RNA sequence: GAUAGAGGAGCAAAUGAUAAGAGUAAGAUUAUUUAGUCUGACAAACGUUGAUAUAAUCUGAAAGGAGAUUUUGCCGAAACGAAGAUAAGUGUCAGGUGUCUUUGUUGGUAAAAUGGAUAAGAUCUAUUUUACUGUCAUUGUUAAUCAAUGGAGGGCUAUC
Numbered sequence: 001g002a003u004a005g006a007g008g009a010g011c012a013a014a015u016g017a018u019a020a021g022a023g024u025a026a027g028a029u030u031a032u033u034u035a036g037u038c039u040g041a042c043a044a045a046c047g048u049u050g051a052u053a054u055a056a057u058c059u060g061a062a063a064g065g066a067g068a069u070u071u072u073g074c075c076g077a078a079a080c081g082a083a084g085a086u087a088a089g090u091g092u093c094a095g096g097u098g099u100c101u102u103u104g105u106u107g108g109u110a111a112a113a114u115g116g117a118u119a120a121g122a123u124c125u126a127u128u129u130u131a132c133u134g135u136c137a138u139u140g141u142u143a144a145u146c147a148a149u150g151g152a153g154g155g156c157u158a159u160c
Base pairs, nucleotide, nucleotide: 001160002159003158004157005156008075010074011073012072013071014070018066026059027058028057029056030055031054032053036046037045040093041092042091078106079105080104081103082102083101084100085099086098087097107133108132109131110130111129112128113127114126115125116124117123135151136150137149138148139147140146
């Protein structure tokens, strides 16, 4: 340098039973009120032919997110942060989303606290702490096992 592998509730993609969103948004009718409503901001649009709001009755969604099952690709799998470029959508701008490039952090998983996203005690994510687990090095009596300390995936193991 090449090839092949291991870690473990392992990572990601697709599918989407199902729950929740929600008896919410929106619409109609009746009554009351009286000048604004709508937006992240502006514009446009709607509104004294009574919008908006409040109460009652009736009708009544969806998106994003989560997710059983099954299939597929893999072991920097992948995730997140920062900067830049670009695409779609939008009336415009901002923000957000997707893709690509550069760079930084993280071996893997779980839980707790705090913060953020979100309808949300679900879930995701950042930091800190704790626990479990794999790997290498050193030490312990040390051949195996076991224990302690420390490191990181540009690592570890095997073969050529």
This is a predicted structure of a 160-nucleotide RNA (Lysine riboswitch aptamer) from uncultured Fusobacterium sp. The RNAcentral record of the sequence draws on MGnify.